[in-house]
RNA sequence: GACCGGAUCCCGCGCGACGGGAUCCUGGAAACCCCGCCAGGCCCGGAAGGGAGCAACGGUAACCGGGAGAUCCCGGGUGCCGCGGGGUAAUCCGGUCGGA
Numbered sequence: 001g002a003c004c005g006g007a008u009c010c011c012g013c014g015c016g017a018c019g020g021g022a023u024c025c026u027g028g029a030a031a032c033c034c035c036g037c038c039a040g041g042c043c044c045g046g047a048a049g050g051g052a053g054c055a056a057c058g059g060u061a062a063c064c065g066g067g068a069g070a071u072c073c074c075g076g077g078u079g080c081c082g083c084g085g086g087g088u089a090a091u092c093c094g095g096u097c098g099g100a
Base pairs, nucleotide, nucleotide: 001097002096003095004094005093006092007091008090009086010085011084012083013082014081015079016078018075019074020073021072022071023070024067025066026065027064028063034059035058036057042051043050044049
């Protein structure tokens, strides 16, 4: 110096961490414009009853907080990860050959 192989490199596929979000559990959360049930009072009725319905009570919701693991979605200057393909532009490692 050349060649071959491998690594860094590029592409594709995949896996796992990390970050964010959602699902899940839980707490709070509706004077009225959510639901149920409606004391009192009100209205209708001769009465029996009926009606609308506030408070209270119960439930639910947007939203906010907390909580663990699992799943899903998104992300990349994530990983001396795995597989396949591509290559000499450069570097490194190994082997062979040749030259000085």